[in-house]
Predicted 3D model of a 572-nucleotide part of an RNA (small-subunit ribosomal RNA, 5' domain) from uncultured Candidatus Saccharimonas sp. NCBI's taxonomy places the organism under Bacteria, Bacteria candidate phyla, Candidatus Saccharimonadota, Saccharimonadales (SeqCode), Saccharimonas (SeqCode). It was read from a public genome assembly.
Context: one part of a larger RNA
RNA sequence: GGAUGAACGCUGGCGGCGUGCCUAAUACAUGCAAGUCGAGCGGUAAGGUUCUGCACUUAUUAUUUGACCAGACAAGUCAGUCUUCGGACAGAAACUAUCUGAACCUUGUUCUCUGGCUAGAGAACGAUGUCGAAUAAUGUGUGUAGAAUACACGAGCGGCGGACGGCUGAGUAACGCGUAGGAAUGUACCCCAAAGUGAGGGAUAAGCACCGGAAACGGUGUCUAAUACCGCAUGUGAUCUUCGGAUUAAAGCUUUAUGCGCUUUGGGAACGGCCUGCGUAAGAUUAGCUUGUUGGUGAGGUAAUGGCUCACCAAGGCGACGAUCUUUAGCUGGUCUGAGAGGAUGACCAGCCAGACUGGAACUGAGACACGGUCCAGACUCCUACGGGAGGCAGCAGUAGGGAAUCUUCCACAAUGGGCGAAAGCCUGAUGGAGCAACGCCGCGUGCAGGAUGAAGGCCUUCGGGUUGUAAACUGCUUUUGUCUAUGAAGAAUAUGACGGUAAUAGACGAAUAAGGGUCUGCUAACUACGUGCCAGCAGCCGCGGUCAUACGUGGGACCCAAGCGUUAUCC
Numbered sequence: 001g002g003a004u005g006a007a008c009g010c011u012g013g014c015g016g017c018g019u020g021c022c023u024a025a026u027a028c029a030u031g032c033a034a035g036u037c038g039a040g041c042g043g044u045a046a047g048g049u050u051c052u053g054c055a056c057u058u059a060u061u062a063u064u065u066g067a068c069c070a071g072a073c074a075a076g077u078c079a080g081u082c083u084u085c086g087g088a089c090a091g092a093a094a095c096u097a098u099c100u101g102a103a104c105c106u107u108g109u110u111c112u113c114u115g116g117c118u119a120g121a122g123a124a125c126g127a128u129g130u131c132g133a134a135u136a137a138u139g140u141g142u143g144u145a146g147a148a149u150a151c152a153c154g155a156g157c158g159g160c161g162g163a164c165g166g167c168u169g170a171g172u173a174a175c176g177c178g179u180a181g182g183a184a185u186g187u188a189c190c191c192c193a194a195a196g197u198g199a200g201g202g203a204u205a206a207g208c209a210c211c212g213g214a215a216a217c218g219g220u221g222u223c224u225a226a227u228a229c230c231g232c233a234u235g236u237g238a239u240c241u242u243c244g245g246a247u248u249a250a251a252g253c254u255u256u257a258u259g260c261g262c263u264u265u266g267g268g269a270a271c272g273g274c275c276u277g278c279g280u281a282a283g284a285u286u287a288g289c290u291u292g293u294u295g296g297u298g299a300g301g302u303a304a305u306g307g308c309u310c311a312c313c314a315a316g317g318c319g320a321c322g323a324u325c326u327u328u329a330g331c332u333g334g335u336c337u338g339a340g341a342g343g344a345u346g347a348c349c350a351g352c353c354a355g356a357c358u359g360g361a362a363c364u365g366a367g368a369c370a371c372g373g374u375c376c377a378g379a380c381u382c383c384u385a386c387g388g389g390a391g392g393c394a395g396c397a398g399u400a401g402g403g404a405a406u407c408u409u410c411c412a413c414a415a416u417g418g419g420c421g422a423a424a425g426c427c428u429g430a431u432g433g434a435g436c437a438a439c440g441c442c443g444c445g446u447g448c449a450g451g452a453u454g455a456a457g458g459c460c461u462u463c464g465g466g467u468u469g470u471a472a473a474c475u476g477c478u479u480u481u482g483u484c485u486a487u488g489a490a491g492a493a494u495a496u497g498a499c500g501g502u503a504a505u506a507g508a509c510g511a512a513u514a515a516g517g518g519u520c521u522g523c524u525a526a527c528u529a530c531g532u533g534c535c536a537g538c539a540g541c542c543g544c545g546g547u548c549a550u551a552c553g554u555g556g557g558a559c560c561c562a563a564g565c566g567u568u569a570u571c572c
Stems, first nucleotide, its partner, number of pairs: 001572004006568005013444006019437002021402001026400003030397003035160003040157002043153002048149009058139011069101004076095001078091001080089003106127009167355003176280007185272003190268008198232001200230002207222006237248004252260002281327003288318003293315008330352004334345004357378005380391004408434001410433003416430001417428004447477004457468004482509006491499001516561005522541002527556005537544002
C1' cells in the first nucleotide's frame, strides 16, 4: 500500500447493487415451512344448490267486518225570525234511521265532432278517504326437518410426492474432495420400439353397535368398496436349465378421445452405487503397527465387485519414499495479495461430501438406514387423574444465552422453479419482493458567477501591519437533490403484478434540506500564541515534557481524506 462477513470512537444528505451469528452443532415460547388426487374407492361430517313439510316474517289481491271522517236523504228534537198561534221560512253544532264513499250523484282540466252562442256527443288524464281485525290465494325472506345432487369434501382405504428444495460444518487427513480412468451395477417419473390388458375370488378400513383410558390412544362384534390384496388362464418375451423342461404378468377410469392409465421386454436420456492411478495440513519431544489382520478355497449376502460376513487353510500385510499415534481441518471452482513464482484463505455464489437433540437399528420404498417418518436407549423440557404420555428451529421469522459483533414474529405465489392433478386448481418462509444496518463497492449532492473600503470579529504583531480572505455581506443565475401536484410503466403470453401509484416523465416552489474526521518534531503533506513545568500528559519507531515545548492541553492558522474519517484485529 491493498484486503475484510469485521468491531469500536466521532460524524452522517440521497440513490443503485450486494452483504449481514465468524462466538454456544447452546436451549427454544409462538406462527408458518409438504402436500395433492372425488377422472382409483366406499361414502357424506361441514358448506353450496334444488325439492318437500312445518313455524315465523313481509308484500299484493279478494271477501267479511269495526271505528273515525266526508257526502246524500228524510222525519223528529234543537235553537233563530215572522206569526192570523194553525203554521211558514231559512239552518245543521249535536243525536237517531237509511244509503254511499270503485256503485249513485258525479266533479275538475284538455282535445275532437255537431253547432253562431248556450247546449249535446266522444276521447284522454286526475280525484273517489284514513286506521285496524279475521279468512283465503300467490310470492319474498329466516329457521328447522327430510330427500336429491356434485359444482363440494372432514375423516378413511388407495396412488404419487414427503430421499427434492431449504439449513449447518459438528465429525471426517478419508477414494471425503479434485483430476484422469475402469467394470461387476441399479434406476420411479420422461422418450422410443415390440407384445399384451381374459375370466374370477376372499378380505379390510371408514361406517354402525358396544367397551377400556385423565389423555395419548386402544379393544370386541358386525357391514361394505377399489387402480388395495390373492389365485386361475395366456406366454410375444424374460429368468433358470441336466436343453427334456420348469417358473413368471396385468387395472381400470371416462367427458368416447389419435384420451389417461396398467403388465412384460429391449433401447435411450439423465442420475446414482462400486473400484483404481496421481494430488490433498502439522508433529519423530509419535518408530514400530496389524489377527478378519494379509492372501487362498467354498458358502452366504448385495443391484453389483470385494474379508462385506462366515467356515477351513496358509502366515502374511504396512512402515524413515514416515506406517501407527497425536493435534488441527469439511474439500473444490474460487477469493485476497503479489510483476510473477508464491503466500494466505475457503463468508456470499456454484459443484461434491457429511449431519439433523446424543448413540444405535431397521421398516417402507425405484431411491433413505430418512431434518419437519418409525423403534430402542440416554440427557433435557412439558402434560398427567401418578397408571402413563408428548417434544426436537444446524427450515423462515422470532426469543433467551454467549459475545466486540450480525436484521422483520413483513407481502405475494404476479414471475422462475418444484410436488400432486386430465384440467381448473391446491400447496410451496424454495423463490420473487419489501423492511432494518454507511457493513462494503459505485455514483450524485451539500450550489455557480461576480464581488475590496481587502468590512466587522478572531488570531498574530517588530504596533507599521499581516492573516482568516473573494471567504462573508451584497448583486445576478441555476435546481442535481428536496417538497408538492399531475401522468404513470416494462417485467405478462388472450388473461393474471406482491413489488407499487414504485421507477420514470412533466409542472410549481425556493439556495432552499445536507460536512465532518484525522493530523501538523522527523519518517510524513501541514506553525504559531498562550497554559503547564519530568507534573498533567503524548507516543507506530526514534522519542517529547525538569520555566522560551512547532512533540502535552487550548485558541488561531495550515495539510490530508471526505459521507465518511480515524483506531483496533487479521492476511499478503
The coordinates come from a structure-prediction model, not an experiment, and the mean pLDDT is 81.